[in-house]
């Protein structure tokens, strides 16, 4: 320096143009003499920023910041 790739809950990950799930994890109850396991419930994220396009954007399109690997 140039093309690319990621960004979503406390971690790891899905997702799809019509106000978002799943596993682990906290919590709480139940279980057990007690702990783990294991059942049951709840709580967390307006989806990295701006701006565009759309009746509508986490999704599409443009810039920008962070990160990762490649090329030179």
């Nucleotide at each position: 320096u140039g093309g690319g790739g990621u960004a979503u809950a406390g971690c790891u990950c899905a997702g799809u143009g019509a106000u978002a799930g799943a596993g682990c994890a906290c919590u709480u109850g139940c279980c057990u003499g007690g702990c783990a396991u294991g059942c049951a419930a709840a709580a967390a994220a307006c989806c990295u920023u701006g701006g565009g396009u759309u009746c509508a954007a986490u999704c599409c399109c443009c810039a920008a910041c962070a990160c990762c690997a490649c090329a030179a």